[in-house]
RNA sequence: CCGCACUAAGCGGGGAGUUAGCGGUGCCCUGUACUCGAAAUCCGCUAUAGCGAGGCUGAAUCCUCUGUCGAGGAACGAAGUUCUUAGUGACGGAGCCUGUAAGUGGCGUUGAGAGAUGGACCCUGUGCAACAUGACACCUUGAACCUUGUCAGGUCCUAGCGGAAGCAGCAAUAAGAGGUUUGGCAUGUGUGCCGCAGCUUAGUCUGUUUUGAGUCGGCUGCAGGAAUUCCUGCUGAGGCUUCCUUUCGACACAGAGUGUGCGG
Numbered sequence: 001c002c003g004c005a006c007u008a009a010g011c012g013g014g015g016a017g018u019u020a021g022c023g024g025u026g027c028c029c030u031g032u033a034c035u036c037g038a039a040a041u042c043c044g045c046u047a048u049a050g051c052g053a054g055g056c057u058g059a060a061u062c063c064u065c066u067g068u069c070g071a072g073g074a075a076c077g078a079a080g081u082u083c084u085u086a087g088u089g090a091c092g093g094a095g096c097c098u099g100u101a102a103g104u105g106g107c108g109u110u111g112a113g114a115g116a117u118g119g120a121c122c123c124u125g126u127g128c129a130a131c132a133u134g135a136c137a138c139c140u141u142g143a144a145c146c147u148u149g150u151c152a153g154g155u156c157c158u159a160g161c162g163g164a165a166g167c168a169g170c171a172a173u174a175a176g177a178g179g180u181u182u183g184g185c186a187u188g189u190g191u192g193c194c195g196c197a198g199c200u201u202a203g204u205c206u207g208u209u210u211u212g213a214g215u216c217g218g219c220u221g222c223a224g225g226a227a228u229u230c231c232u233g234c235u236g237a238g239g240c241u242u243c244c245u246u247u248c249g250a251c252a253c254a255g256a257g258u259g260u261g262c263g264g
Base pairs, nucleotide, nucleotide: 001264002263003262004261005260006259009057010056011055012030013029014028015027020046021045022044023043024042034054035053036052037051063257064256065255066254067253068252072248073247074246075245077243078242079241080240082239083238084237085236086235087234088233092231093230096225097224098223099222100221102220103219104218105216106215107214113211114210115209116208117207118206119205120204121203123198124197125196126195127194128192129191130189131188132187133186134185136183138179139178140177141176147172148171149170150169155164156163157162
């Protein structure tokens, strides 16, 4: 050096978390690298740090060590035209109220505003009218019997003369029903302003008259005031993103190292 057969070792790794510590199940990142069983109020182990059972590869591209690179994770800090949340009215804005009248606009010598005076409306009371309703009056209808009058027929009394009660019918009515134009009666109103009063305090309109140039505060501006977390700002907390430092670190790459036996 080659061949054969074995063994060590390997058959994923890492981060955070948990743990006295190590590993696993679970979460996350890589990546493809056996199977089965149990395992977060956990499961197993003890610095030789998974347990139990089975299978495959097997001394090197595959195992071990060192280094380079670096996905990704964690910690401290800083920044942010970032998001959420809590607070602040002694940050400002938006909104509200009051004032002003600088600008603008409306009205104004066809008379602003102010004053005087009168009337009308509004409001209240009352009367009248209208309307609605009701009852009365009038007309019609209207009782088998328990209303009246007249009572055919028939019934009863009488020797007879005559008398009595009384159905139907007819007529008039009671209770009731219907109708009609008018007549007056009673009650009432978001009817009318017709009449008479009151009030003219307040409000609107209008007439006359005195004076004679402003007035309104609609919009903008300005000033002040009170309140409110709606917005901005500020403060606090948390999340997200980026950066610095530190730390762990997969995959990949480079280098080095590493058994046993037999035979040639």
Description: This is a predicted structure of a 264-nucleotide RNA (Bacterial large signal recognition particle RNA). It was read from a public genome assembly, where an Rfam model found it. It matches the Rfam family "Bacterial large signal recognition particle RNA". By type it is a non-coding RNA gene. Its Rfam clan is "SRP clan". The coordinates come from a structure-prediction model, not an experiment, and the mean pLDDT is 76.